[in-house]
RNA sequence: CUCUUAUCCAGAGUGGUCGAGGGACUGGCCCGAUGACGCCCGGCAACCGGCUCGUUAGAGCAGUGGUGCUAAUUCCAGCAGAACAGCAGUGUUUUGGGAGAUGAGAG
Numbered sequence: 001c002u003c004u005u006a007u008c009c010a011g012a013g014u015g016g017u018c019g020a021g022g023g024a025c026u027g028g029c030c031c032g033a034u035g036a037c038g039c040c041c042g043g044c045a046a047c048c049g050g051c052u053c054g055u056u057a058g059a060g061c062a063g064u065g066g067u068g069c070u071a072a073u074u075c076c077a078g079c080a081g082a083a084c085a086g087c088a089g090u091g092u093u094u095u096g097g098g099a100g101a102u103g104a105g106a107g
Base pairs, nucleotide, nucleotide: 001107002106003105004104005103006102007101008100013041015040016039017038021031022030023029025078026077027076028075042070043069044068047066048065050061051060052059053058074099079096080095081094082093083092084091085090
């Protein structure tokens, strides 16, 4: 990097450090010198791994290990359909998809 698969409306600091952009992309809308983002510490969660029960499917426990996460639903939309409203541009709701993120496995 590619493929497969599961999840993405919950949760998580009034700490330290740094010093200018950050929230993937595009459009919006936000966060940010009252110090964001990142990093460290702390924390959250429980995917893998561990333990217990079970023939299996699976259920439960802990949080010492490997990840992950820690503004806003993946911040919202992006493509297609449906319902409703509107003369219309369009709007609201909703279904599926796309893109993305993370875990596990494979190449």